[in-house]
RNA sequence: GCAGGCGUAGCGCAGUAGGUAGCGCGCAAAGUUGCCAACCUUGAGGUCGUGGGUUCGAACCCCACCGUCUGCUCCA
Numbered sequence: 001g002c003a004g005g006c007g008u009a010g011c012g013c014a015g016u017a018g019g020u021a022g023c024g025c026g027c028a029a030a031g032u033u034g035c036c037a038a039c040c041u042u043g044a045g046g047u048c049g050u051g052g053g054u055u056c057g058a059a060c061c062c063c064a065c066c067g068u069c070u071g072c073u074c075c076a
Stems, first nucleotide, its partner, number of pairs: 001072007010025004019056001027043003031039001049065005
């Protein structure tokens, strides 16, 4: 330099033929218990890497950029 994968909650991930953003763990609260743990219930937490475009409507389609990983090539 070229090609490809990935980027979604604190962490690990799902969500692809565009139509209200989810799961597990973690966190908080209530219940249970003499206390803790465990269990159970509820809740908080996201403008889906950034910026544009298309569309009535974009995590999803298009373009550019950023980060990360892998492969190939060139130079040293």

A computed fold for a 76-nucleotide RNA from Pelomonas sp. Root1237, annotated as transfer RNA. The RNAcentral record of the sequence draws on ENA. Its Rfam family is "tRNA". The family's RNA type in Rfam is transfer RNA. Its mean pLDDT, the model's own confidence on a scale to 100, is 81. Taxonomically the source falls in Roseateles (Bacteria, Pseudomonadati, Betaproteobacteria, Sphaerotilaceae).